[in-house]
């Protein structure tokens, strides 16, 4: 000197379910709607609103499993789930900048 790791800053990118009391429809005893107190798993299941959407909060940003297709999928769990796990050495997917305390790397001088 640089580059990586940290953090900061601005700007972006994402998801928001399961179960239930009780209610209404339908109907022939079971379906479909909505979802109070509340429970479950997560970092998140949220506020307005008819809806699209606009916020809060998390989480992610190419070294990219935040988040999405595959997927009304497979396989184990469970009252139930996108709950685990496989799919995934598939495939998509959103960055620039300033710092350098610590740690690691390459490369040049000295000794």
């Nucleotide at each position: 000197a640089c580059c990586c790791u940290c953090a900061c800053c601005u700007c972006g990118g994402g998801g928001u379910g399961c179960c239930a009391a009780g209610g209404a429809c339908a109907u022939g005893u079971u379906g479909u709607c909505u979802g109070c107190c509340g429970g479950c798993u997560g970092a998140g299941a949220u506020g307005c609103g008819a809806a699209a959407g606009c916020g809060a909060a998390c989480c992610c940003g190419u070294c990219g499993a935040a988040c999405c297709u595959g997927a009304a999928c497979c396989g184990g769990a469970u009252c139930a789930u996108a709950c685990c796990g496989g799919c995934g050495g598939a495939g998509g997917g959103a960055a620039g900048g300033u710092g350098c305390a610590u740690g690691g790397g390459u490369u040049c001088u000295c000794c």

Annotation:
TPP riboswitch aptamer (THI element) from Tabrizicola sp., 111 nucleotides, folded computationally. The sequence was found by an Rfam model in a public genome assembly.